A computed fold for a 73-nucleotide RNA from Candidatus Sneabacter namystus, annotated as transfer RNA.
Its Rfam family is "tRNA". Rfam classes the family as a transfer RNA.

This record gives sequence, structure tokens and C1' cells, in this order.
RNA sequence: GCCGGCAUAGCUCAGUUGGCAGAGCGAUACAUUCGUAACGUAUAGGUCAGGGGUUCGAUUCCCUUUGCCGGCA
Repeated sequence: GCCGGCAUAGCUCAGUUGGCAGAGCGAUACAUUCGUAACGUAUAGGUCAGGGGUUCGAUUCCCUUUGCCGGCA
């Protein structure tokens, strides 16, 4: 230099023929207990990497930039 993949909650990851953004773990509160842990219930937590385009509507489709990973040279 060329080609491909990935980027979503604090962490690990789902999600989609374009139509309300989710799970597990973790955090906080409550309940339980003599007390702690575990178990249970609830709550909070998101610029879906940045920008642009298409569309009534984009995490999803298209272009581009950035970062990471892999392959070829």
C1' cells in the first nucleotide's frame, strides 16, 4: 500500500427483511438474617465510535473518518 472483520450500559455480548435499545455479570436500595455472604424484589446506568447521505422513520442500508484485529504484498 491492498483486502476483510470488529466498534452497542462499568465489563462480556445479543439485537435487526429499517418501526419502543436488551440479557448476563457488576452497582445501588429494599426484603431476609443475631450479623455477613448467598438467594429474592426493585431501581439507575446508552451521543448504538465520529461525520454525511437515503428514507415518513437508521443501531440496522450507502459513503467517509478514527481506533483495534487479521490476511496479502
Its mean pLDDT, the model's own confidence on a scale to 100, is 83.